[in-house]
RNA sequence: CUACAAUGCCAGGCUGUCGCUUCUUGUAAAAGGGGAGAGGAAAGUCCGGACAGCAAAGAGCAGCGCACCACCUAACGGGUGGGGUUCCUGUAAAAAGGGAUACAGAGAGUGCCACAGAAAAUAACCGCCUUGCAAAGGGUAAGGGUGAAAAUGCAGGGUAAGAGCCUGCGCUUUAUACUGGUAACAAUGUAAAGGGGUAAACCUUGCGUGCUGAAAUGCCAAAUAGGCGGACGAUUGAGGGCGGCUCGCCCGAUGUCCGCGGGUUGGCAGAAAGAGGUGAUGUGUGAGCAGCAUCCCAGAUAAAUGACAGCCAUUCCGGGACCAUACGGAAUAACAGAAUCCGGCUUAUAGGUUUUGUAGUUGU
Numbered sequence: 001c002u003a004c005a006a007u008g009c010c011a012g013g014c015u016g017u018c019g020c021u022u023c024u025u026g027u028a029a030a031a032g033g034g035g036a037g038a039g040g041a042a043a044g045u046c047c048g049g050a051c052a053g054c055a056a057a058g059a060g061c062a063g064c065g066c067a068c069c070a071c072c073u074a075a076c077g078g079g080u081g082g083g084g085u086u087c088c089u090g091u092a093a094a095a096a097g098g099g100a101u102a103c104a105g106a107g108a109g110u111g112c113c114a115c116a117g118a119a120a121a122u123a124a125c126c127g128c129c130u131u132g133c134a135a136a137g138g139g140u141a142a143g144g145g146u147g148a149a150a151a152u153g154c155a156g157g158g159u160a161a162g163a164g165c166c167u168g169c170g171c172u173u174u175a176u177a178c179u180g181g182u183a184a185c186a187a188u189g190u191a192a193a194g195g196g197g198u199a200a201a202c203c204u205u206g207c208g209u210g211c212u213g214a215a216a217u218g219c220c221a222a223a224u225a226g227g228c229g230g231a232c233g234a235u236u237g238a239g240g241g242c243g244g245c246u247c248g249c250c251c252g253a254u255g256u257c258c259g260c261g262g263g264u265u266g267g268c269a270g271a272a273a274g275a276g277g278u279g280a281u282g283u284g285u286g287a288g289c290a291g292c293a294u295c296c297c298a299g300a301u302a303a304a305u306g307a308c309a310g311c312c313a314u315u316c317c318g319g320g321a322c323c324a325u326a327c328g329g330a331a332u333a334a335c336a337g338a339a340u341c342c343g344g345c346u347u348a349u350a351g352g353u354u355u356u357g358u359a360g361u362u363g364u
Stems, first nucleotide, its partner, number of pairs: 001360006008353003012312007020037006039335001043346002046344005051213004058247004063209005068082005083103001084101005104204002109202002111198003125144002127140005152170006171194007179186002217269004227260006239251003276295004281290003313332006
């Protein structure tokens, strides 16, 4: 320098003229003045909340979610750091570096592991040893074959031949002692066990969890048919109480609910001062936290946030032997448009750029 992979940031700026929306000032009402005006994802509606309602939101079950440790956060299925496992590179073997992780439990139980293979757990095809003239038997699981996986590896002894059958050194899992660590865990030692895998299979364990949703909800004005029918009931309680069931609790007698029908489809609020933005400082490995300073940064309701011109910035092209500077020309590209708000996750994305890893090339 190039390519690939991962990772973060940006997603044009300023001025002027005209136009649109909104706030504020101003006016009898206007005119006029001043301020502001669509994203990193505004998308998906997948999580968590703020807020509103259900008289209050109580208990249990079912359902749903999460699952190594510690911390951050209002909270989360999110984030940060660490541990374990695993992949790439590297090495004699390592270390270091970079990435992934849906990471509780398989001695609570039930399932499943195709095909191939003798057999996927009640193992014996070839082979080895052995009885027998042969046919046919017995022993074996070290060697071979099949397979993703076939009863912990190597060496020695032993045996008819073999086998943890025995011994030595190892491997894995579990328990335990001591040391380090907040912890998950790690090093060392001792003992026991040694067919596996699979729980984004059913399941078990632990922890958590009311529901609905801005078309929520509240208020004002106006209008109508204080209509019709049905069921049950009157305190021994009918019926109702916005995810399901049970219990509890509450409303309830000129009662309650169900069905049909009629009137209203207008206005105001919710609606943007916040778990808010920005800056430097301190603190922490970090995500973050703290105080100080400073700012107010859309609020529509069929839905505004635009057009033109100039300059700057960035990219590309041209000319120039190359570079730089200057000059000329072109482009502003992708994904895409707020609708109660905030924190995450996921998806889409032209171009530029930061950092890291791997491979190659060139130079010193």
The prediction has a mean pLDDT of 76. A computed fold for a 364-nucleotide RNA from Flavipsychrobacter sp., annotated as Bacterial RNase P class A. Rfam family: Bacterial RNase P class A. By type it is a ribozyme. NCBI's taxonomy places the organism under Bacteria, Chitinophagia, Chitinophagales, Chitinophagaceae, Flavipsychrobacter.